A computed fold for a 72-nucleotide RNA from a Planctomycetota bacterium, annotated as transfer RNA.
Rfam family: tRNA. It is annotated as a transfer RNA. Its family is annotated with triplet codon-amino acid adaptor activity in the Gene Ontology.
The coordinates come from a structure-prediction model, not an experiment, and the mean pLDDT is 83.
RNA sequence: GCCAACCUAGCUCAAUGGUAGAGCACAGCUUUCGUAAAGCUGAGGUUGUGGGUUCGAGUCCCACGGUUGGCU
Numbered sequence: 001g002c003c004a005a006c007c008u009a010g011c012u013c014a015a016u017g018g019u020a021g022a023g024c025a026c027a028g029c030u031u032u033c034g035u036a037a038a039g040c041u042g043a044g045g046u047u048g049u050g051g052g053u054u055c056g057a058g059u060c061c062c063a064c065g066g067u068u069g070g071c072u
Stems, first nucleotide, its partner, number of pairs: 001071007010024004018055001026042005048064005
């Protein structure tokens, strides 16, 4: 330099163009003499950035940035 994949909660990952979710972690509560475990509840998101298409975009298109892999 060229090609491809990926970027969503603190972490790991989901989500047919139609209300953005789960597990772990975190906070509170229940339980216990107490801790852990277990159970219940809750909080946490400019879906990498900027545009475009659409009645409607995490999803489709373009540019840019970043990560990883391959080729040279």